C1' cells in the first nucleotide's frame, strides 16, 4: 500500500509552545477560532479492538471483569448533505434504509 472482517447517534482536556487557520478530500451548508486555529511537547483522561491476567461455565466453542501491554481516541452523529430505493409533503423541505467515501482495530498478501 491493497484486500477481508467488525465497529462508527456512547465516552473522555488541561498546561506550555506556536501565531492563523481548522472541522479527511470536492461542492453546498453549518460550526469552531486572536477570550488564540493547525502543528509540536508534557501531563491527565476515555475506551475492552487485539494480547495479557482474573473469574464463571465447559467436551469444545464461549461469557464477564480488569487500562498491565500494543494501538486508538478526548467540540458538534464520521458535524450535516451529495448516490440509490422507499415514505411523507406540495413549494419547502423532512424521515427511513442501503450504497459510496472515510476513520479505527484485527488478520492476510
Nucleotide at each position: 500500500a491493497a484486500c477481508u472482517u467488525a465497529u462508527c447517534u456512547a465516552g473522555a482536556g488541561a498546561a506550555g509552545u506556536g501565531g492563523a487557520g481548522g472541522g479527511a478530500c470536492u461542492u453546498g451548508g453549518c460550526c469552531c477560532u486572536a477570550u488564540g486555529a493547525a502543528g509540536c511537547u508534557u501531563c491527565a483522561g476515555c475506551a475492552a479492538c487485539a494480547g495479557g491476567u482474573u473469574c464463571u461455565a465447559c467436551a469444545u466453542g464461549a461469557g464477564a471483569a480488569u487500562a498491565c501491554u500494543g494501538u486508538g481516541c478526548u467540540a458538534a452523529a464520521u458535524c450535516c448533505a451529495a448516490c440509490a430505493a422507499g415514505c411523507a409533503a406540495a413549494u419547502c423541505c423532512g424521515c427511513u434504509u442501503g450504497a459510496a467515501a472515510g476513520a479505527u482495530a484485527a488478520g492476510u498478501u